[in-house]
Molecule: small-subunit ribosomal RNA
Organism: uncultured prokaryote
RNA sequence: AGAGUUUGAUCCUGGCUCAGGACGAACGCUGGCGGCGUGCCUAACACAUGCAAGUCUACUCAGCAAUGGGUGGCGAACGGGUGAGUAACGCGUAGACAAUCUGCCCUUUAAUCACAGAUAACCUAGUGAAAACUGGACUAAAACGGGAUGUGGUCGCGAUAUGGCAUCAUAUGCGAAAAGAUUUCGAAUCGGUAAGGGAUGAGUCUGCGUACCAUUAGCUAGUUGGUAGGGUAAUGGCCUACCAAGGCAUCGAUGGUUAGCUGGUCUGAGAGGAUGAUCAGCCACACUGGGACUGAGAUACGGCCCAGACUCCUACGGGAGGCAGCAGUGAGGAAUAUUGCACAAUGGGGGCAACCCUGAUGCAGCAACGCCGCGUGUACGAUGAAUCAGUUUAUCUGUGUAAAGUACUGUUAAUUGGGACGAAUUAUAGGGUUUGUAGCCUUAUUUGACUGACUGUACUAGAGGAAGCUCCGGCUAACUCCGUGCCAGCAGCCGCGGUAAUACGGGGGGAGCGAGCGUUGUCCGGAUUUAUUGGGCGUAAAGGGUAUGUAGGUGGAAAAAUCAGUCAGUUGUUAAAUGAUACGGCUUAACCGUGUUUUGCAAUUGAUACUGUUUUUCUUGAGUACGAGAGGGGACGGUGGAAUAUUUAGUGUAGCGGUGGAAUGCGUAGAUAUUAAAUAGAACACCUGAGGCGAAGGCGGUCUGUCUGGCUCAUUACUGACACUGAUAUGCGAAAGCGUGGGUAGCAAACAGGAUCAGAUACCCUGGUAGUCCACGCCGUAAACGAUGGGCACUAGGUGUCUGGGGGACUAGUCCCCCGGGUGCCGUAGCUAACGCGUUAAGUGCCCCGCCUGGGGAGUACGAUCGCAAGGUUGAAACUCAAAGGAAUUGACGGGGGCCCGCACAAGCGGUGGAGCAUGUGGUUUAAUUCGAUGCAACGCGAAGAACCUUACCUGGGCUUGAACAGCAAAUGCAAUUUGUAGAGAUACUUAGUUCCUAGCAAUAGGACGUUUGUAGAGGUGCUGCAUGGCUGUCGUCAGCUCGUGUCGUGAGAUGUUGGGUUAAGUCCCGCAACGAGCGCAACCCUUAUCAUUAGUUGCCAGCGAGUUAUGUCGGGGACUCUAAUGAGACUGCCUGGGUUAACCAGGAGGAAGGUGGGGAUGACGUCAAGUCCUCAUGGCCUUUAUGUCCAGGGCUACACACGUGCUACAAUGGGCGGUACAGAGUGAUGCUACACCGCGAGGUGAUGCUAAUCGCUAAAACCGUUCUCAGUUCGGAUCGCAGUCUGCAACUCGACUGCGUGAAGUUGGAAUCGCUAGUAAUCGCGGAUCAGCAUGCCGCGGUGAAUACGUUCCCGGGCCUUGUACACACCGCCCGUCACACCAUGGAAGUCUGUAGUGCUCGAAGUAACUGGUCCAACCCGCAAGGGAAGAAGGUUACUAAGGCAAGACAGGUAACUGGGGUGAAGUCGUAACAAGGUAGCCG
Repeated sequence: AGAGUUUGAUCCUGGCUCAGGACGAACGCUGGCGGCGUGCCUAACACAUGCAAGUCUACUCAGCAAUGGGUGGCGAACGGGUGAGUAACGCGUAGACAAUCUGCCCUUUAAUCACAGAUAACCUAGUGAAAACUGGACUAAAACGGGAUGUGGUCGCGAUAUGGCAUCAUAUGCGAAAAGAUUUCGAAUCGGUAAGGGAUGAGUCUGCGUACCAUUAGCUAGUUGGUAGGGUAAUGGCCUACCAAGGCAUCGAUGGUUAGCUGGUCUGAGAGGAUGAUCAGCCACACUGGGACUGAGAUACGGCCCAGACUCCUACGGGAGGCAGCAGUGAGGAAUAUUGCACAAUGGGGGCAACCCUGAUGCAGCAACGCCGCGUGUACGAUGAAUCAGUUUAUCUGUGUAAAGUACUGUUAAUUGGGACGAAUUAUAGGGUUUGUAGCCUUAUUUGACUGACUGUACUAGAGGAAGCUCCGGCUAACUCCGUGCCAGCAGCCGCGGUAAUACGGGGGGAGCGAGCGUUGUCCGGAUUUAUUGGGCGUAAAGGGUAUGUAGGUGGAAAAAUCAGUCAGUUGUUAAAUGAUACGGCUUAACCGUGUUUUGCAAUUGAUACUGUUUUUCUUGAGUACGAGAGGGGACGGUGGAAUAUUUAGUGUAGCGGUGGAAUGCGUAGAUAUUAAAUAGAACACCUGAGGCGAAGGCGGUCUGUCUGGCUCAUUACUGACACUGAUAUGCGAAAGCGUGGGUAGCAAACAGGAUCAGAUACCCUGGUAGUCCACGCCGUAAACGAUGGGCACUAGGUGUCUGGGGGACUAGUCCCCCGGGUGCCGUAGCUAACGCGUUAAGUGCCCCGCCUGGGGAGUACGAUCGCAAGGUUGAAACUCAAAGGAAUUGACGGGGGCCCGCACAAGCGGUGGAGCAUGUGGUUUAAUUCGAUGCAACGCGAAGAACCUUACCUGGGCUUGAACAGCAAAUGCAAUUUGUAGAGAUACUUAGUUCCUAGCAAUAGGACGUUUGUAGAGGUGCUGCAUGGCUGUCGUCAGCUCGUGUCGUGAGAUGUUGGGUUAAGUCCCGCAACGAGCGCAACCCUUAUCAUUAGUUGCCAGCGAGUUAUGUCGGGGACUCUAAUGAGACUGCCUGGGUUAACCAGGAGGAAGGUGGGGAUGACGUCAAGUCCUCAUGGCCUUUAUGUCCAGGGCUACACACGUGCUACAAUGGGCGGUACAGAGUGAUGCUACACCGCGAGGUGAUGCUAAUCGCUAAAACCGUUCUCAGUUCGGAUCGCAGUCUGCAACUCGACUGCGUGAAGUUGGAAUCGCUAGUAAUCGCGGAUCAGCAUGCCGCGGUGAAUACGUUCCCGGGCCUUGUACACACCGCCCGUCACACCAUGGAAGUCUGUAGUGCUCGAAGUAACUGGUCCAACCCGCAAGGGAAGAAGGUUACUAAGGCAAGACAGGUAACUGGGGUGAAGUCGUAACAAGGUAGCCG
């Protein structure tokens, strides 16, 4: 610091996701040790049991004592827990109290005299289950009560004087205190009283800060203030009475929701964001609610009273209780520990002290919950061991120096022994610090007891006891095998899995971290994705429809004053801890200690440039006056003509309208058309113009009238900042719509009819009502758009136009130049993602307002508000997706456009589709009918030839290292050939037969060939052409497809290759930010058409000779034809015209041939997952006594039917018969066969030539005669019968041919459709491959030999340019809505349930206050006494008041028959709305 993800690719916008850090965590797998920390986040839910606050020589009682009870004192308001409540002076920060209190502590001053009366416990009597209570009698005090004194205080009363800062301070008169104890006997120690000061703690007040919601906008009667009084320690409506009517609030009151606040913690570069466990400060609470008492302090966690809920005890009468103290239990929950030890330390309470108490605290236990540290060994060690895995399968690679082995080390655990630090006294006197006899440090003397865990450190022996978890497609470090086969599963995002998955599961290997590793959750970060730092708004989300204007924000020039902001210094504070930093202590670290630092706030002293405030002035911003000007600016009147419709009258006759074509409609009752006239309403042609005016919406006949708003120019003068923007608010605001009343010619929603269509509730046509028009009133929205808020300033120009002003020239028509104000176009810099904008900014700046934050849900729901309604404004959430979107690029496509080509259409000729047959396919059938090919581009295709074989299929019979090939090892010598038997045959048995080469005399050895056995393995026309190679088809012989360098663009890409011409052609020329090049085109190649040269045999024969009835037959010849080799020739070369002096085109000459002469071969980049695993090759899978292999028979030849391709025909341009003629290209020794004979014929027999320019196969249409005469025929030949021929081992299934007989359909073929542009179509025969035989097929060959093309509108296909696009699997695309089904969340809803806060009324516990107090009463007073008084208590009344009850509403939540829309789902249904002119341009209201 970034990365992935929208697209075919690109740039941008924008969301989603990831990598980092953290945690009081939880879960999964795993787990050696130690140190330091941390540990109910949920039910402030309920709690069994134990402990957590006592102590004391002040007093008294019981007891021998230990000890226990009580009165009394101090403490129990600390410490400890929790975060429910609280949006608050609660907290934080800074201040104030002249408006306050403060036990214990310190200090100072003064005093401590003398008395009285009771009472608890104990004892006794009694009640009660208990808790507890009642009566009687006794007694003490530092308990209680008077009296004296009074330093002093100032509560009350009265008054004066002085001073101060308003409440105040000082002085003077009257009333108020105490307690003793110990004792070393020292007024020594500890107390007690009154008062001053200090310290500490507490209380109150104030400035500022402190969550979200405006779909909470008004709240408030003690409310705000005053006066008087009460109350408090103290101010104060804190409380009461009276008076006034205030107070708070858009700078957010009131209401609602949520929440303890802070130091800090986590994260972040920071600013911020989130958070508030542990530690520390403050607050609040103690089962829930209320209340006071005591006290220095409480409205009191382990106190009291009352009410409520709950639990427990009970003899049913009544009682007891409060773990949010420490442990612990139950419950809840994903989840959080021991009913431990000790007061040794630190601290607290009591005490003179000893000491006692202390679940505070110190420790231990449990938990990898976190942080930190250590270990599980170290060094050498190759036979690169074995296992496992992989593969190219062999001296292979990985695991891997890893192991084994050798030599070392000893941290840690375990065992044995030793065993610290932590530990600190009191009193007196002196010194230092200090305000101080406080505290701390220190000197001298004196006094002196103690420990938990034995936690733990160091030493000795021995490699022994100690490694896992996650991941390995990209992001993101790390790859292979097997299994699985859109299944099982994975997944944070993109996505993976449909038979070779680096993505699932397992193995091997690897990567990362490591006593941990992953997952889940949450927070920050990345996210500049709420933007102060630090974003945007023309088209991506986003400028309000427009103006006026309030608050607010901002604001021209000069001078002066002030010092609020601002800046600087100083002081106080900013608790400690934390953080940062330096040093230090635990072996290190975590951890701990010491020092330094700490952005804020306040006070104070200064500075005065800028901003603010105040004062004075100025004119340039703004405004006003005077003079001109343009204008569809607005409101209300008057007025004009054309058109339309209707009516009247005339003329006139059969149609008119309307459409793509029609029909509905109108018309013989006279239309349409035409003439004349009348009436009515609405709108204003030409002028008219990216021209004018207006804030916008908007405004158009004319001239005129009345009223009126704004703008511009010129010239001076005046005011003197009066300005800009503008939340809330207010006005205006197209069309449609609404209300009331008019009006209604034309047009025209709805509606009706006619068409169209599969349908047509539409588009088209004929009609037609609201409405459109006017007046008044609503509505308040539009794609209200420049999709661009307003104002000011600055920043190159060029060229139009409207409207003012100035100057100059002149041809006196006009033209040129300059200065303003509007309105357009082009364009520089700059900006922009690009498109584009560009002085009329989307440039550069300032000020103010509005708005945006992924798509959908949704501008929807609920609420509020406006409206007569329709609806408008404001405006969510659940849920769902990983995109949605902008601009531009390349393609593809369009029922977009332009140009061009092709037997594409047209013009012609001949066919197919109808018949019969042949052949292929589908389908059906079958034991099998083997397999493949399926639009063009499968279907006489693979197959250039299925009777057996072929053959892959079926049935049956056999074989199993196999029928063939090949490696190794072992054994062995045969084999070929042959006889017979069985069998369908394969085969089995049987007979005969018994190898070669080299060395060696031989035995034997080696090799070849062969057989047998074993092992690796053969074999497969089995699967996958969607794993592949190769080959092929197709677009298409179409003219295209690309590259290098350069240039342009952020980029995908563009340019070149586009443009103007031209061509069959990206062929060529010209132009051009391109210049070149490659694959294609063309040419080079073959053939054919002409000629020449060379060569003449098997070919040829003109001339010469010979011969024959006749024939190049013979001698000979090379002239000709021909053969086959080399050359020539054609190149727009020449001429004329056109064209850009070009390319090129048209015509002509010459020429055998003329504009690529004809034909062939040749097929660019690519497309179709096109075809082929059954030609061949090949990965993977499957099979191995079978899916291999051998054999016999059958099948591939079936047959209701459908299709394709052909043959033969339907006849006279013909059939039959007879006669006569002319090819080319091939082929022939297992062959072609002359010739002769036989047979009606297929053919047979004999025989000849030919290894072939020598011999053979070898022509038919045509032509010449004759017959048939338009018929199902002398056409046509299917089918069937009989008899044969040939091939072959064999023609039954299942061959071809021949003869005789038979003689079917068919009389030119519906819709539709195919081929062909010249030696072509059509027609005629011939040959070859395959092949024993079998050809209507295929591949070739020649003979005869036409017609037509005006032309490119249309159909099909293709090429180039351009345009639109929401397509990119690319129009066979994309995509919308209803309906049906399933699921999910949500709105409404009769009702119903629950909760919260308030209001009114009622009731009113405890308590406090006031009043009363007839009952009761020791202290003091009076009194001899009785008694009285004073003081007090019970009781009562009133006021306040918790909980409760009643009532009507408010708000929130849950649930609900039914219902509304929304979202998501597999290939459901109906249509086709949008994207192309999307087939009616689309869209907004």